[in-house]
Context: one part of a larger RNA
RNA sequence: CUGGGCGUAAAGCGUACGUAGGCGGAUUAGUAAGUUAGGGGUGAAAUCCCAGGGCUCAAUAGUGGAACUGCGUUUGAUACUGGCGGGCUAGAGUCCGGGAGAGGGUAGUGGAAUUCCCAGUGUAGAGGUGAAAUUCGUAGAUAUUGGGAAGAACACCAGUGGCGAAGGCGGCUACCUGGACCGGACCUGACGCUGAGGUGCGAAAGCGUGGGGAGCAAACAGGAUUAGAUACCCUGGUAGUCCACGCCGUAAACGAUGAGUGCUAGAUGUUGGGGGGCUUAGUCCUUCAGUGUCACAGCUAACGCGUUAAGCACUCCGCCUGGGGAGUACGGCCGCAAGGCUAAAACUC
Numbered sequence: 001c002u003g004g005g006c007g008u009a010a011a012g013c014g015u016a017c018g019u020a021g022g023c024g025g026a027u028u029a030g031u032a033a034g035u036u037a038g039g040g041g042u043g044a045a046a047u048c049c050c051a052g053g054g055c056u057c058a059a060u061a062g063u064g065g066a067a068c069u070g071c072g073u074u075u076g077a078u079a080c081u082g083g084c085g086g087g088c089u090a091g092a093g094u095c096c097g098g099g100a101g102a103g104g105g106u107a108g109u110g111g112a113a114u115u116c117c118c119a120g121u122g123u124a125g126a127g128g129u130g131a132a133a134u135u136c137g138u139a140g141a142u143a144u145u146g147g148g149a150a151g152a153a154c155a156c157c158a159g160u161g162g163c164g165a166a167g168g169c170g171g172c173u174a175c176c177u178g179g180a181c182c183g184g185a186c187c188u189g190a191c192g193c194u195g196a197g198g199u200g201c202g203a204a205a206g207c208g209u210g211g212g213g214a215g216c217a218a219a220c221a222g223g224a225u226u227a228g229a230u231a232c233c234c235u236g237g238u239a240g241u242c243c244a245c246g247c248c249g250u251a252a253a254c255g256a257u258g259a260g261u262g263c264u265a266g267a268u269g270u271u272g273g274g275g276g277g278c279u280u281a282g283u284c285c286u287u288c289a290g291u292g293u294c295a296c297a298g299c300u301a302a303c304g305c306g307u308u309a310a311g312c313a314c315u316c317c318g319c320c321u322g323g324g325g326a327g328u329a330c331g332g333c334c335g336c337a338a339g340g341c342u343a344a345a346a347c348u349c
Stems, first nucleotide, its partner, number of pairs: 004320003007303002012317001014201004021194003025088001027086002031082001033081002035077005041071002049065003091191001092188002095184004103177007110154001114150008125136002162169002206247006215241002220236004258316006266294013298305002322349003331342004
């Protein structure tokens, strides 16, 4: 180089944007770089292969041939690929008209609950558990009524419902703002796909500075349980959880399934649009985009997947190569740190 793979056996980067590169719709003219045919040049000798001859044979040596699959040159061919020119609209984009949505950001605002504070009523318990105790309470708790304060989260609606590239997003209102979908058709005319490096975003925990702190709650303390109990249960409780700004850059970041395009039986539910029919409070047919279930062909080691493919193909990227050692050491880069990224070997089975 050829070759086999990546849902669960090792293997899809957490996710997107995008540089180089790779790949790229349909038509026409010319070019002839790739491609292809012929000629001539070169491709030293030896070696390898073939033929027959010679050392008595063989090895070895020698003669002739073939070959040296290559390189440059020349004359042609023009289907495909490339480069150049012209025109095209099915890909891609723009425009117009619509409706859907927890998409993002900022500001404001609402009710329930919880805890605390004040006041009233009221009296001996409350709380908690398997049972208890620690704990709270005659300095008046628990319960109940009225008033006040604070912080955090938004019951019902709520749905294999919706939106977002992923992480993720849920009270209400306003403003700012991104994307997708449907219908139409004027326009641009391949402007596309992927994407090594690179860059942005990226749950939770954690870190820095300053706020905030109701509830919950690592650590910690006490009470139980137990042979012990550095736990499970209970009473407390600090970081943290919340906000602003700045870091961190990891997750079973999962559909354990990279992105894009085309093709390949159906049935049924649901979400957002469009078209049409009819006995239009509605229902039926059809079409596009999403999201589920079942299932034919096909695939699969099986499980299962099955137009949302793990089917049939093509393009580009990433990744795998026995277990342990080890996602570790060393080095480098990044980080305030915690640590992250890259990434071995000895040895051993």

Small-subunit ribosomal RNA, central domain from an uncultured prokaryote, 349 nucleotides, folded computationally. It matches the Rfam family "Bacterial small subunit ribosomal RNA". Gene Ontology terms of the family: structural constituent of ribosome and ribosome. The coordinates come from a structure-prediction model, not an experiment, and the mean pLDDT is 89.